[in-house]
RNA sequence: GCGGGGCUGGUGUAGCGGUAACACGACAGCCUUCCAAGCUGUAAUCGCCAGUUCGAUCCUGGUGCCCCGCU
Numbered sequence: 001g002c003g004g005g006g007c008u009g010g011u012g013u014a015g016c017g018g019u020a021a022c023a024c025g026a027c028a029g030c031c032u033u034c035c036a037a038g039c040u041g042u043a044a045u046c047g048c049c050a051g052u053u054c055g056a057u058c059c060u061g062g063u064g065c066c067c068c069g070c071u
C1' cells in the first nucleotide's frame, strides 16, 4: 500500500429501514433481627461526519480505532 471483519448502556452480546433488547453490573424499594440470596422497579447505549429516505443501529460515501490476510 491492497483486501476482509469488527465498533451498540459500566461489561459481554442480539437486533437484515418503523418504540433499541437480553444477561451480568449500578441505584431504589420489598423481604430479612442484620447480611447474603430472592422479588419488583429505575437510570444508562448505536465510534465520528455527511448523504439517501416520510423515517437509518440497519443502506451509501468519507473518516478514526482494533483484529486478520496479502504485498
Base pairs, nucleotide, nucleotide: 001070002069003068004067005066006065007064010024011023012022013021018054026042027041028040029039030038047063048062049061050060051059